[in-house]
Notes:
This is a predicted structure of a 188-nucleotide RNA (Group I catalytic intron) from a Gammaproteobacteria bacterium. Its Rfam family is "Group I catalytic intron". A reference for the family is Cech (1990), "Self-splicing of group I introns", Annu Rev Biochem. The family has 12 seed sequences and 5,602 matches in Rfam 15.1. The prediction has a mean pLDDT of 79. It was read from a public genome assembly, where an Rfam model found it.
RNA sequence: CAACGGACUUAAAUUAAUUUGAGUGCUUUUCGGGAAACCGAAAAUGUAGAACUGCUCAAACUCGGAAAAACCUGCAACACGGCAAUCCCGAGCCAAGCCCGACUUCGGACGGGAAGGUGUAGAGACUAGACGGGCAGCACCUAAGGCUGAUAUGGCUAAGGUGAAGGGAUAGUCCAGACCACAAAGCU
Numbered sequence: 001c002a003a004c005g006g007a008c009u010u011a012a013a014u015u016a017a018u019u020u021g022a023g024u025g026c027u028u029u030u031c032g033g034g035a036a037a038c039c040g041a042a043a044a045u046g047u048a049g050a051a052c053u054g055c056u057c058a059a060a061c062u063c064g065g066a067a068a069a070a071c072c073u074g075c076a077a078c079a080c081g082g083c084a085a086u087c088c089c090g091a092g093c094c095a096a097g098c099c100c101g102a103c104u105u106c107g108g109a110c111g112g113g114a115a116g117g118u119g120u121a122g123a124g125a126c127u128a129g130a131c132g133g134g135c136a137g138c139a140c141c142u143a144a145g146g147c148u149g150a151u152a153u154g155g156c157u158a159a160g161g162u163g164a165a166g167g168g169a170u171a172g173u174c175c176a177g178a179c180c181a182c183a184a185a186g187c188u
Stems, first nucleotide, its partner, number of pairs: 001006001008023006024048003027044007052137006062091004067086001071082002073079001092118003098113004103108001122175001124174005138163005145157004
């Protein structure tokens, strides 16, 4: 902030009120890239104001491997314990869009590649679209190059940048699992 609820996100413990771990942006410093805006990494302190709109895609969803905080149990010298927010690796595979190649009946289909995804839910199934992929728009910032101007330390622009994280299941519907009740069958 009218009150309840809630106070950036997420997962726990506990038992009704508080703690704990992890993550994101902003703030300050250092290093690297850049002309700059800004991007990346590390660290510290404080903090949660802001984080846009439209269209489009929904495929793969597999096999193997590795790490992990807090918490729980245990131990009394300390387990290759449990759970798990999460960080990933190899191979394979993948929608739309993009790049390259070669073919074409010019409709398109094929091969390769980059980004991204899958793998990675509670064992998992299905639907949707987003906080994901693609294409635009809008807002704000920069302007080395280009154009212009000279009262200039200027103006315009190609171009570049920012618009957080949450999808290791997000919103749902199932199905598991947990708890309770009832019933049947089977085993001992």